[in-house]
RNA sequence: CACUUAUCCAGAACGGCUGAGGGAUCAGGCCCUGCGACGCCGUAGCAACCGGUUCUGCCUAGCCUGCAGAAUGUCAGGUGCUAACUCCUGCCCCGGUAUUGCCUACGGGGAAAGAUGAGGA
Numbered sequence: 001c002a003c004u005u006a007u008c009c010a011g012a013a014c015g016g017c018u019g020a021g022g023g024a025u026c027a028g029g030c031c032c033u034g035c036g037a038c039g040c041c042g043u044a045g046c047a048a049c050c051g052g053u054u055c056u057g058c059c060u061a062g063c064c065u066g067c068a069g070a071a072u073g074u075c076a077g078g079u080g081c082u083a084a085c086u087c088c089u090g091c092c093c094c095g096g097u098a099u100u101g102c103c104u105a106c107g108g109g110g111a112a113a114g115a116u117g118a119g120g121a
Base pairs, nucleotide, nucleotide: 001120003119004118005117006116007115008114013043014042015041016040017039021032022031023030026090027089028088029087044082045081046080048079049078050077051075052074053071054070055069056068057067058066086113091110092109093108094107095106
């Protein structure tokens, strides 16, 4: 950071500095915020992915390697995270009883965008 892929209704806050906006972007909504938000730093915590360990299965004559699965995380090592579902909606489809069509609230599914990990250049 082009691209690929998995996940995104779980979980986890205090202190110091700063001082006005912030919740990715645009719009609408709704929230947070001078009882100090956002950000930065420290400490603490969480446990999603990766990694480690152990066990089991497959493979083998038997091991090693490899592959798969499991262990209240087993180990917090790497990344990450610690208001609100990714705060909600936006585009498409379905439902939305009454002949039919369109539409609102509302409900469901998908996409797009985004975030994080793992690959990758």

The RNA shown here (SAM riboswitch aptamer (S box leader)) has 121 nucleotides and comes from a Bacteroidota bacterium. It matches the Rfam family "SAM riboswitch aptamer (S box leader)". From the family's description: The SAM riboswitch is found upstream of a number of genes which code for proteins involved in methionine or cysteine biosynthesis in Gram-positive bacteria. Rfam links the family to the GO term regulation of gene expression. Taxonomically the source falls in Bacteroidota (Bacteria, Pseudomonadati). Its mean pLDDT, the model's own confidence on a scale to 100, is 79.